Annotation
A computed fold for a 75-nucleotide RNA from a Candidatus Dojkabacteria bacterium, annotated as transfer RNA. The RNAcentral record of the sequence draws on ENA. Rfam family: tRNA. About the family: Transfer RNA (tRNA) molecules are approximately 80 nucleotides in length. NCBI's taxonomy places the organism under Bacteria, Bacteria candidate phyla, Candidatus Dojkabacteria. The prediction has a mean pLDDT of 81.
[in-house]
RNA sequence: GGGCCUGUAGCUCAGUUUGGCUAGAGCGCCACAUUCGCAUUGUGGAGGUCGGCGGUUCGACUCCGCCCAGGUCCA
Numbered sequence: 001g002g003g004c005c006u007g008u009a010g011c012u013c014a015g016u017u018u019g020g021c022u023a024g025a026g027c028g029c030c031a032c033a034u035u036c037g038c039a040u041u042g043u044g045g046a047g048g049u050c051g052g053c054g055g056u057u058c059g060a061c062u063c064c065g066c067c068c069a070g071g072u073c074c075a
Stems, first nucleotide, its partner, number of pairs: 001074007010027004020058001029045005051067005
C1' cells in the first nucleotide's frame, strides 16, 4: 500500500437476508416486595446520537461513498 471481516445499552450479542414503530435479549445497575439480615426469587425502572460524516429514498441500524478504530490475510 491492497483485500476481507467486525463496530448496536456498562459487558456479551441478536436484529441487516426482503429498508417500514429511530430498536431488543441475557448478565449487570437502581427501587420495591419476600427475609431477623444476606443470597435466591418476583415485580417495576433507568440506561442507545445503532463508530463518524455525507448521499439515495416518502422513510435508513439495514442500501451506496468516504473516513476512523480493531482483527485477519497478501505484498